[in-house]
C1' cells in the first nucleotide's frame, strides 16, 4: 500500500441456569489396510535396523612434462631362408682321342624379389611407469551434536590452487629415482638386494624489490619447460589488486526436567615462553584467587539447523520428506601424512567387532554413491537406456570419464485433467420391494429409433528440444507429442452411509441372543440403530477405515478465562531479590514515535500477465518476507542524572480505651479428700435397670483442715491482638492503636519468589503436679449382636518448667496496599461545636464494630464505601471425576509424621446454584367413628359360605395387603362348565361367497317304525313334499328361479397366549377439595404469582386485603324419596260422601326478623405521639366515641321442619404398566386336511379332606325358653302364575280349583318381637341344637357321589371367648320379622321393607388417614429410596520387595598400539628411551531399565457375605485436625466449623 477475517452441535438433571470434562462434523500426510479400478500429464517413493551385504558401475585425465615399452607405416644396416636371373669358379656325368662340346645336378660369389630376424631413424597409435592437476567438488546419510552446530547482526588478528587485472623475472650447475635388467623370498598379497637412467621431480649458486625482518643502520629470499618452420601460444617464479572460497570472534535467538541447586583446578585472571594461516590457556613454567549460577549455572532426557510445510480469523500451535542453504558422519575408535585446502565415504597407520580367502606362516574388505539382495517391519520402486542436452574433472585441442544430470520402467501414493455416451422413447413392459389390495416405487431407466466418437484399435504422416564443433557430422527419450484416414456404442463404476449430532426409510429375519457403536446408546417377539433385501442419500476412479498433527478449544485466556458456594487466597507476619511508584523544573535521549540507507540467497507466498489444448505445473514483473543494523530528527510519556515541594509515609507534642504479651502476688464460690461431731438405712444412678458405695455407720448435715484446676454475676451485635487467640483482683516490665494539633524530615512508599519469626488442639521429651473431666481399658446395661451410643468405675492427656512437632472447617471457606462511588439505622473509642454552674441530650467530625438497603456486579445464593461495584501495583494459587495428598525421590523431624509432589489405569461424567415433586422417627394449622366417651361385636364353639394348602385322571379359570377371600357366580344333581376319562363328527354345532357334479317322485327335508349302542352316531325302511317357460299321450323331457346334498376352494371354530398391544367397563385414595387455563406481572431459565395471608366454612364457601384479573372441571344447587301444608283428579280404598290413601302440581327456609357478644373495614367527631411548616399546615402513627356495612358466635320469636332438615343418584385433574383377552369388542402369535386347543355325546369332577385364614349364622340362657291366648306393619311379587273356600293327613303336603294378567283375587286371618296367663329355677337344664338313625313329603328324565322340607329318635361342642380386632353419633345402633331377584328345586348370601328402639362425644395428648403452608434432603424407579466400608470370587495396570541379570556416563590406579613431540645415538635408512593416547584390566560407588518368592493398596466386574455408617433432627447432628481402640463400615477423647434441623428466650 492493498486486501482478506472468526457458525456450531451431542453428553451430567424430573425440568433449569452455570461449571466442567469428553465426543463429532474440517483440513493435511514421504502414509498403511479393506473393497473397487478406464485413460492421460505433473510430481513423488526405505520414516523401520547409521543393520548385514554377492555382482556390475559410480574420478579421472594429460604422451604438447619425462624415460621407456609396444603395435602399425616408411626406411637404412646386418644374420638366415626360398624363389628367379646371371656369371666366374669348382667338382660330376655323358659324347669325345683330345681340344671342345653337351646334359644335368650340386655346391660358391653377385643382383633382384619375397619371408623373416636382429637393430637404427623418422611418422602414427597406444600406455605400465616418473611427474602435473583433479580426487576436500559432486553423490549419500542424519548416528552424533543442546554447541558460536545452526540463524540474524556486526567485526579483525588471516589464508586462498584454478580465474581476472598490473609490475619484474626466468642466468648457472648438480645430486638422484622410479620405470626397465639381473638375482632372492612368499600360496598369495606383497616385499627384497645390486645395476642403469630422464624429466614442467629434487637440490646448490647466481641476480634481488615494489617481498620478508628491523626503528634504523643493515641482513635475507625464486625461477621450467614444452609446443610450433615462425609468429606466437601454454606454462613458470617473485609481487600487488580484484573475485569467489575458507578459518577465527562478538551480540541477539534456539526444546523439557528443580522429584536436576549448586559447579569449576587450565578453573578465572596477569607475566614470560612456545604453537597456528591467524586471536586467544591453544599450550607450558611461574603468580594470584579467582570465574560461572534462580535471568536456571551443573546435570539428566530429546532433538541435526534454517530457508519452509500443515493448520489457524489472526495471535500461535505442531512439523523439519521431496527441493534450495549450512553443520555433522562415512562399519566403531584414535592418529598422522600428503596437499591452497582434509585429520579425507570409493587415500594411509593402529586398536575393536564382523565378513571372506589360505599352503595355517599370512592376507583382504567396508553400498548412509547408483541399481540389487537378505533381514527387521503395516511399509517404500529397475542389477533399465544415454552422456543428444545442462553441469563437473582433466587436456592447446580432438577428447576421455561423469549412476552428477537427461530420459524411460514400477506403485491411484498425491494433485489436476479427460470418459464410461448424446437425443427421442409409454397414464409407463418384465423382474424386484412396498401395499391401505385400490395401488404405488425402480422409471425415460430398459427394450427400441436416431446421431456422435473424446477415449480404444488397425494403418500412415510427424515434429521442437540443436547450441557447439575445422569440417563430416551428431537424440537416449522416441515406433515420443501432435495429426490425417478408417471402424464400431463400440474398451471402461464402484465405495461409504440411511436412530440424533448429520443428507437419506420401509419389508422380512433375530428376540438382551446374534450383533452394532465416533458420543449419547440400540437389542429382552410389532427394532427406520444388528442381518439380508428394495428404496434413498453422498462422494467418485476412488470411497472407507486406522494412526498422526492442526482447528473447533476462550479447554494454558498476550489478543483471550477463572480463585465467597463449581477446581483454585499461601495459617499469619517481618523482610531480601524482582516488579510497580506522588507534584514541579532542567538536562540527556536508552525505551518509544519519525524519514533515509543497507540487509533479509533463491525457491516458496501474494497479485498480474504469459506458455503447455485446459488445469496441475512451468516461466516473467511486482509485492511481500511482520526481522536485524546503521545514519539524520522529535523529546510528550518511561526512565537516568542534578535541583525544588509537600498531599504519600514517617516523627515531635499533648491525650485516651483496651481480656494485647511476659512476670510475680492474690480471693472467694465449688469440688474432692483427711479429722472429729449428729444422725440411721438406705445412697447413687436411669427410659427403666443393674454393676457401684453403706451397719467396718454411708447418703445427708456442722466443725477443721489440706489440694489442685477454672475464674459466676459484670458480659453485650462489647473490646484487644497480624494471625493463632486472649476475661478474678492488684503490682512491675513491655508491644502496638485511634484522636487532636500541623511543628520536623523531605517520597524515606506499595507488594513481596526465596528467607526469618509466630503458630489451636492433639501428639512427643525430661522433671515435677494431679482435685474434677476423661481416650485406652474393666464392669453394667440395651440389642439379633453393640467392640457404641446410657450408666458406674478409671490411665495416659489435660496443669506447671524447659526443649520438639507446625497442622486445623488455621473460615469472613473473601491475600496485601491505595483510589473512586447513595443512603438509613444501632453500638465502641475520640475531637470539635452548641449549650449548661457542671453534665447529660443533641450537631458535626475521624476511626473501629454490626443490620438494612441504591446503583452496579453475580450461575444463582447473594454482595453491596468493612464490596463479591469501578479502577490500579504486586504476590499466591486453579485448569474434568477417580487413582492421591498418594508412591518414588528429596528436606524437616526423637517419633506420630509433615513439607514438595506423580504415572500406569479408569469413568463420561464429578460439580455449583435455584425450581418442582415425594419423603423427613422435622414443624405449624386443620378435617375424618381415626382416637377417646359409649353400644354391639369377631377372635374362643357348633354349622354355613369362600380361600391357601394338600389330594386327585380332573377337582376348569380368574381375584392375592388397605383395594382378593357369601368376590365374578343374583343359584355347579344332567344342562350350566371352560376340568377329567371315554366314545364320535370334520367346510364342521352356527355364517358368506364361488366353482364342477347331481337332486328337487330324492342322496335332501318333515313326521315316523326297526335294528346296533351309554347316548351322540351309524345303518336300514313307510307316508308327504315349491313355481315357472317350451313340449309331451302321460309329472314326459329340457330349461330357468328357489330350495337341497355331494366334491373342491376362499373359509369356519378356539373361555387357547399376551389386561405389560389396547377400547370399553370397574376399583381405590374419595363426595376428600382440590385441579387446570387465558392475559398480565416476576424470574437468564425450570418455574411462580393467581390458589400464599387474615377471619370464616362441610366446602378454591364466602368475605377483607393483596399483581393480579377473569375463566374451566370439581364444591353447592338443579333431579328423585322421604317429613308440613295447598290444589286438582279420584278408579279398585271406605257403608256413603268424603279424602284416613292414591296420583299430579304447587307452597314452604332465606340470616327473612329481634337482642347480645367478637373481628374486620370506611367515615364523622375528639385526643396523644412523631415529622413538617410561616401557620392547630400538611402527613404518618396510635387510642376513644359514634354511624354504616361485612362475616361468625350465642339467644329468641314465628314455624311442621332452623341454621346445607334427613336420605340417594352426582365420583374433578389423576395415582397404582391395579382388576378385567373366562362378559362383549380388539391388535399381534398360536392349533386346525386325516383328524384337531373346534363340535357332539355318555359319566365323573368344580362338594375331595390332616390343616390354616376370611365372611356369616345359631349359641351358650331367667331382659330367657316352652304352651295358651291376644294387638299392631311395610316394600313387593304373581297366567309355563299366585292359588282362595273346602276336604284329606300329626306335618312336609295332597286333592281342590273359586277368583285375578291385579289398589278388585292370591302369596298373606299377611308378621315377629310386643301384651296377659301358665310352666321352668340356674343346672350342660324344659339352655343349645350339631351329628346320626328310621320314616316320608315335593321338585325334577334322574336326588348315589350331590337337593330342600316333615315327623319321631338321639341330643355334640358351647357356661360370654388369649394376644389382638370390627361396626355404628338418631329413627342411627341393637333387636324382630316380611318381601323380592336368580329359580324346576334350593338362601344362615344378597338386594330390599317395615316394628320396637338406645348410650355416649371432656376433648385433638396419642394411633391410622387426608389438606394447607413452612422447613431439611446426596430421594425423582421418589423412603420398599439412596448409599459405606471389611471380607469371598475373577480380571488389569503400578508401587514395595530377599535378590538375580544387563546398560549409560564419570572417578581412581595398573598396562598401553599406530601417530606426533623431546632426548640419546646413527651407517643419516634408522635404532633406543621418555611423554601423551584409543583401547584393555582391576576396584568402590552411581544412575537407568528387565526379572522376581512374598506381602501391600488401587481400579474394574446383571443379581454373593456381614452388617447400616453418610443423606430427613438418618434416628448418637455432621464435618474436620490430632490421638487411641475395633470384622468392617467406625466409635470415643481433645479443641475448631456451621457447610445443623427443632424449640425457647433476648435484641432488632
Nucleotide at each position: 500500500u492493498u486486501u482478506u477475517u472468526g457458525a456450531g452441535g451431542a453428553u451430567u438433571u424430573g425440568a433449569u441456569c452455570c461449571u466442567g470434562g469428553u465426543c463429532c462434523a474440517g483440513g493435511a500426510u514421504g502414509a498403511a489396510c479393506g473393497u473397487u479400478g478406464g485413460c492421460g500429464g505433473c510430481g513423488u517413493g526405505g520414516a523401520u535396523a547409521a543393520g548385514g551385504c554377492a555382482u556390475g558401475c559410480a574420478a579421472g585425465u594429460c604422451g604438447a612434462a619425462c624415460g621407456g615399452u609396444g603395435u602399425c607405416u616408411a626406411u637404412g644396416c646386418g644374420g638366415c631362408a626360398c624363389g628367379c636371373a646371371a656369371u666366374u669358379c669348382g667338382g660330376a656325368a655323358u659324347c669325345g682321342a683330345a681340344a671342345g662340346a653337351u646334359u644335368g645336378u650340386u655346391g660358391g660369389u653377385u643382383g633382384c624379389g619375397u619371408g623373416u630376424c636382429g637393430u637404427g631413424u623418422a611418422u602414427a597409435c597406444a600406455u605400465a611407469g616418473u611427474g602435473g592437476c583433479g580426487a576436500a567438488c559432486g553423490a549419500g546419510u542424519u548416528a552424533g551434536u543442546a554447541a558460536c552446530a545452526c540463524c540474524u547482526u556486526g567485526g579483525a588478528a588471516u589464508c586462498u590452487a584454478c580465474c581476472c587485472u598490473g609490475a619484474a623475472g626466468a642466468c648457472g650447475g648438480g645430486c638422484a629415482u622410479a620405470a626397465c635388467c639381473a638375482g632372492c623370498c612368499g600360496a598369495a598379497a606383497g616385499g627384497u638386494u645390486g645395476g642403469a637412467u630422464a624429466a614442467u621431480u629434487c637440490c646448490c649458486g647466481a641476480u634481488a624489490a615494489u617481498c620478508c625482518c628491523g626503528c634504523a643502520a643493515g641482513g635475507g629470499c625464486a625461477a621450467a619447460g614444452u609446443c610450433g618452420c615462425a609468429a606466437g601460444a601454454c606454462g613458470c617464479u617473485u609481487u600487488a589488486g580484484g573475485a569467489g572460497g575458507a578459518g577465527c570472534c562478538u551480540a541477539g535467538g534456539u526444546c523439557c526436567c528443580a522429584u536436576c541447586a549448586g559447579c569449576u583446578u587450565g578453573u578465572u585472571g596477569g607475566c614470560g615462553a612456545g604453537g597456528u594461516a591467524a586471536g586467544a590457556g591453544c599450550u607450558c613454567a611461574c603468580c594470584a584467587a579467582g570465574g560461572c549460577u534462580a535471568c536456571g549455572a551443573c546435570g539428566g532426557g530429546u532433538a541435526g539447523g534454517g530457508g519452509g510445510g500443515c493448520u489457524g480469523a489472526g495471535a500461535g500451535g505442531c512439523u523439519g520428506a521431496u527441493c534450495c542453504c549450512c553443520a555433522a558422519c562415512g562399519g566403531c575408535g584414535g592418529c598422522a601424512c600428503u596437499g591452497a585446502g582434509a585429520c579425507a565415504c570409493g587415500g594411509g597407520c593402529c586398536g575393536c567387532a564382523c565378513a571372506c580367502c589360505u599352503a595355517c606362516g599370512g592376507g583382504u574388505g567396508g553400498c548412509a554413491g547408483c541399481a540389487g539382495u537378505c533381514g527387521a517391519g503395516a511399509a517404500u520402486a529397475u542389477u533399465c537406456c544415454a552422456c543428444a542436452a545442462u553441469g563437473g574433472g582433466c587436456g592447446a585441442a580432438a577428447g576421455c570419464c561423469u549412476g552428477a544430470u537427461g530420459g524411460a520402467g514400477c506403485g491411484a501414493c498425491g494433485c489436476c485433467g479427460c470418459g464410461u455416451g448424446c437425443a427421442g422413447g409409454a397414464u409407463g413392459a418384465c423382474a424386484c420391494u412396498c401395499u391401505u389390495c385400490g395401488g404405488a416405487g425402480c422409471g425415460u431407466a430398459a427394450a427400441c429409433u436416431g446421431c456422435u466418437u473424446u477415449u480404444c484399435u488397425a494403418c500412415g504422416g510427424g515434429a521442437g528440444g540443436a547450441a557447439u564443433g575445422a569440417a563430416a557430422a551428431u537424440g537416449a527419450c522416441a515406433u515420443u507429442a501432435c495429426u490425417g484416414u478408417a471402424g464400431g456404442a463400440a474398451u471402461a463404476a464402484g465405495a461409504g452411509g440411511c436412530u440424533g449430532c448429520a443428507a437419506a426409510c420401509u419389508u422380512c429375519g433375530u428376540g438382551c441372543c446374534a450383533g452394532c457403536a465416533g458420543c449419547c446408546g440400540c437389542g429382552g417377539u410389532a427394532a427406520u440403530a444388528c442381518g439380508a433385501a428394495g428404496g434413498c442419500c453422498u462422494c467418485a476412479a476412488a470411497c472407507g477405515u486406522u494412526a498422526u498433527c492442526c482447528g473447533g478449544a476462550u479447554u494454558u485466556a498476550u489478543u483471550g478465562g477463572g480463585c465467597g458456594u463449581a477446581a483454585a487466597g499461601g495459617g499469619c507476619g517481618c523482610g531480601u531479590a524482582g516488579g510497580a511508584g506522588g507534584u514541579c523544573c532542567g538536562a540527556u535521549u536508552a525505551g518509544u514515535c519519525u524519514c533515509c540507507a543497507g540487509u533479509u540467497a533463491a525457491a516458496u507466498c501474494u497479485u498480474a500477465g504469459a506458455g503447455c489444448u485446459c488445469a496441475a505445473c512451468u516461466c516473467u514483473a511486482a509485492g511481500g518476507c511482520u526481522g536485524c543494523u546503521g545514519g539524520g530528527g522529535a523529546a510528550a510519556c518511561u526512565a537516568u542524572c542534578g535541583g525544588a515541594c509537600u498531599a504519600g509515609a514517617g516523627g515531635a507534642a499533648g491525650u485516651c480505651a483496651g481480656a494485647g504479651g511476659c512476670u510475680g502476688a492474690u480471693g472467694g464460690a465449688a469440688c474432692g479428700c483427711a479429722c472429729g461431731g449428729u444422725g440411721u438405712a438406705g445412697g447413687g444412678g436411669u427410659g427403666a435397670a443393674a454393676u457401684c458405695c453403706g451397719u467396718u455407720g454411708a447418703u445427708a448435715u456442722c466443725g477443721u483442715g489440706c489440694g489442685g484446676a477454672a475464674c459466676a454475676c459484670c458480659a453485650a451485635a462489647g473490646g484487644c491482638g497480624a494471625a493463632g487467640g486472649c476475661a478474678u483482683u492488684c503490682a512491675g516490665c513491655u508491644g502496638g492503636g485511634g484522636c487532636u494539633u500541623u511543628c520536623c524530615u523531605g517520597a524515606c512508599u506499595c507488594u513481596g519468589a526465596g528467607g526469618c519469626g509466630c503458630g489451636a488442639a492433639a501428639g512427643c521429651g525430661u522433671g515435677g503436679g494431679g482435685a474434677g473431666c476423661a481416650a485406652a481399658a474393666a464392669g453394667g446395661a440395651u440389642u439379633a449382636g453393640a467392640u457404641a451410643c446410657c450408666c458406674u468405675u478409671g490411665u495416659a492427656u489435660u496443669c506447671c518448667a524447659c526443649g520438639c512437632c507446625c497442622u486445623a472447617a488455621a473460615c469472613g471457606a473473601u491475600g496485601u496496599c491505595g483510589a473512586u462511588u447513595a443512603g438509613c439505622u444501632g453500638u465502641c473509642g475520640g475531637a470539635a461545636g452548641u449549650a449548661u454552674c457542671g453534665a447529660c441530650c443533641c450537631u458535626u467530625u475521624c476511626g473501629g464494630u454490626g443490620g438494612c438497603g441504591u446503583a452496579g456486579c453475580u450461575a444463582a445464593c447473594g454482595c453491596g464505601u468493612u464490596a463479591a461495584a469501578u479502577c490500579g501495583a504486586c504476590c499466591g494459587c486453579c485448569u474434568g471425576g477417580g487413582a492421591a495428598g498418594u508412591a518414588c525421590g528429596a528436606g524437616c523431624g526423637c517419633a506420630a509424621g509433615c513439607u514438595u509432589a506423580a504415572a500406569a489405569c479408569u469413568c463420561a461424567a464429578a460439580g455449583g446454584a435455584a425450581u418442582a415433586g415425594a419423603c423427613g422417627g422435622g414443624g405449624a394449622c386443620u378435617c375424618g367413628c381415626a382416637c377417646a366417651a359409649g353400644c354391639g361385636g369377631u377372635g374362643g364353639a357348633g354349622c354355613a359360605u369362600g380361600u391357601g394348602g394338600u389330594u386327585u385322571a380332573a377337582u376348569u379359570c380368574g381375584a392375592u395387603g388397605g383395594u382378593a377371600a357369601a368376590c365374578g357366580a343374583g343359584a355347579a344333581a344332567c344342562c350350566u362348565u371352560a376340568c377329567c376319562a371315554g366314545g364320535g363328527u370334520u367346510u364342521g354345532a352356527a355364517a358368506u361367497g364361488c366353482c364342477g357334479u347331481c337332486c328337487u317322485u330324492a342322496u335332501g327335508u318333515u313326521u315316523u317304525u326297526u335294528c346296533c349302542g351309554a347316548a351322540a352316531g351309524g345303518a336300514a325302511g313307510a307316508a308327504g313334499u315349491u313355481u315357472u317357460a317350451c313340449u309331451u299321450u302321460a309329472c314326459u323331457g329340457u330349461g330357468a328361479a328357489g330350495g337341497g346334498a355331494c366334491g373342491g376352494u376362499c373359509c369356519a371354530g378356539g373361555u387357547g397366549a399376551u389386561g405389560c398391544a389396547u377400547g370399553g367397563u370397574u376399583g381405590u385414595c374419595g363426595u376428600c377439595a382440590g385441579c387446570a387455563u387465558g392475559u398480565g406481572c416476576c424470574g437468564u431459565g425450570a418455574g411462580g404469582c393467581g390458589c400464599u395471608c387474615c377471619c370464616u366454612u362441610a366446602a378454591a364457601u364466602g368475605g377483607g386485603g393483596u399483581a393480579a384479573c377473569a375463566u374451566g372441571c370439581g364444591c353447592a344447587a338443579c333431579c328423585u324419596c322421604u317429613g308440613u301444608u295447598c290444589u286438582g283428579a279420584g278408579u279398585u280404598a271406605c257403608a256413603a260422601g268424603u279424602g284416613u290413601c292414591u296420583c299430579a302440581g304447587g307452597a314452604g327456609a332465606c340470616a327473612g326478623c329481634c337482642c347480645c357478644c367478637a373481628u374486620c373495614a370506611u367515615a364523622u367527631u375528639u385526643c396523644g405521639c412523631a415529622a413538617u411548616u410561616a401557620a392547630u399546615u400538611u402527613u404518618g402513627u396510635g387510642g376513644a366515641c359514634u354511624a354504616u356495612g361485612a362475616u361468625g358466635g350465642g339467644g329468641g320469636a314465628g314455624g311442621a321442619a332452623g341454621g346445607u332438615g334427613g336420605a340417594g343418584a352426582u365420583g374433578a385433574c389423576g395415582u397404582c404398566a391395579a382388576a378385567u383377552c373366562c362378559g362383549c369388542a380388539u391388535g399381534u402369535c398360536c392349533c386346525u386336511u386325516u383328524g384337531a386347543u373346534a363340535c357332539c355325546c355318555u359319566g365323573g369332577g368344580c362338594u375331595a379332606c390332616a390343616c390354616a385364614c376370611a365372611u356369616g349364622c345359631u349359641a351358650c340362657a331367667a331382659u330367657g325358653g316352652c304352651c295358651a291366648a291376644u294387638a299392631c306393619a311395610a316394600u313387593g311379587g304373581g297366567u309355563u302364575g299366585c292359588u282362595a273356600a273346602g276336604u284329606u293327613g300329626a306335618a312336609a303336603a295332597a286333592u281342590g280349583g273359586a277368583g285375578c294378567u291385579a289398589a278388585u283375587c292370591c302369596c298373606a286371618u299377611c308378621a315377629a318381637a310386643g301384651u296377659u296367663g301358665g310352666c321352668c329355677c340356674c343346672a350342660g337344664u324344659u339352655c343349645g341344637g350339631a351329628u346320626u338313625g328310621a320314616a316320608g313329603u315335593c321338585u325334577g328324565c334322574a336326588a348315589c357321589u350331590u337337593g330342600a322340607c316333615u315327623u319321631c329318635a338321639u341330643g355334640a361342642a358351647g357356661u360370654c371367648g388369649g394376644a389382638a380386632u370390627c361396626g355404628c353419633u338418631a329413627g342411627u345402633a341393637a333387636u324382630c320379622g316380611c318381601g323380592g331377584a336368580u329359580c324346576a328345586g334350593c338362601a344362615u348370601g344378597c338386594c330390599g321393607c317395615g316394628g320396637u328402639g338406645a348410650a355416649u362425644a371432656c376433648g385433638u395428648u396419642c394411633u391410622c388417614g387426608a389438606g394447607u403452608c413452612c422447613u431439611g434432603u446426596a430421594c425423582u424407579c421418589a423412603c420398599c429410596g439412596c448409599c459405606c466400608g471389611u471380607c469371598a470370587a475373577u480380571g488389569c495396570a503400578a508401587g514395595g520387595g530377599a535378590g538375580c541379570c544387563g546398560g549409560g556416563a564419570g572417578c581412581a590406579c595398573c598396562u598401553a598400539a599406530a601417530g606426533u613431540u623431546c632426548c640419546a645415538u646413527u651407517u643419516c635408512g634408522g635404532u633406543g628411551g621418555g611423554a601423551u593416547u584409543a583401547g584393555g584390566g582391576u576396584g568402590a560407588g552411581u544412575u537407568c531399565g528387565g526379572u522376581g518368592a512374598c506381602a501391600u493398596g488401587g481400579c474394574a466386574u446383571a443379581a454373593g457375605u456381614c452388617g447400616u455408617a453418610a443423606c430427613a433432627a438418618g434416628g448418637c447432628a455432621c464435618g474436620u485436625g490430632u490421638a487411641g481402640c475395633g470384622g468392617a463400615a467406625g466409635c470415643u477423647g481433645u479443641g475448631c466449623g456451621u457447610g445443623g434441623a427443632u424449640u425457647a428466650a433476648u435484641u432488632a